[in-house]
RNA sequence: UAAAACGCUGGAAAGCAGCCUCGUCAGGGGCUCGCCGAAGGAGCAAGGGCCAAGGCCCGGAAUCUCUCAGGCUCAGGGACAGCGGGGGC
Numbered sequence: 001u002a003a004a005a006c007g008c009u010g011g012a013a014a015g016c017a018g019c020c021u022c023g024u025c026a027g028g029g030g031c032u033c034g035c036c037g038a039a040g041g042a043g044c045a046a047g048g049g050c051c052a053a054g055g056c057c058c059g060g061a062a063u064c065u066c067u068c069a070g071g072c073u074c075a076g077g078g079a080c081a082g083c084g085g086g087g088g089c
Stems, first nucleotide, its partner, number of pairs: 001088001006084005015033001017032006034072003040068001041066003047058004
């Protein structure tokens, strides 16, 4: 003194909705409507090229946008942050 794995700590938003269903009654599953963005996924800005122009192609970022996935008491999960750890020189 880079990165990753790994460990500890912190870590948000939004339905205890309706109907059906399984059940050992603890809790699950399906559909519908509403809602959230912070696993994952997708979109584009800068930049470059072509064209007379309109426009097209390449390129590709986020805490922005979408909401496919995920989620909407607690728990779990959780981007990200801090500390450790690790490792080349």
The RNA shown here (Glycine riboswitch aptamer) has 89 nucleotides.